[in-house]
């Protein structure tokens, strides 16, 4: 990097450094940002995917813990985008794309 699979409306911030854009990409919105965003580092935290431990007569599962490996800590993956010869009104997924784990 590719394939496959599970999850993505919950949860969790302070300090220092940097210095102009940032929220994946495109379009349109909206939001964050020199009162310092985004990013980096340290510490702290959240969660419970994998390993581990406990629980169990025993194996597994469920459950518990949070020790190890990841991940995450503005806003739902910030919101919308597709369907039909064309126009107006209304309803509305799945999928795709992306992210993370195994």
């Nucleotide at each position: 990097u590719c394939c496959c699979u599970a999850u993505c409306c919950a949860g969790a911030g302070c300090g220092c450094c940097c210095g102009a854009g940032a929220g994946a990409c495109c379009u349109g919105g909206c939001u964050c940002g020199c009162g310092g965003a985004c990013g980096g580092c340290g510490c702290g935290g959240c969660a419970a995917c994998c390993g581990g431990a406990c629980c169990c007569c025993a194996u597994c599962a469920c459950g518990u813990c949070a020790c190890g490996g990841u991940g995450c800590c503005a806003a739902g993956g910030c919101c919308a985008g597709c369907c039909c010869a064309c126009c107006c009104c209304g309803c509305g997924u799945c999928a795709a794309c992306g992210a993370u784990g195994a």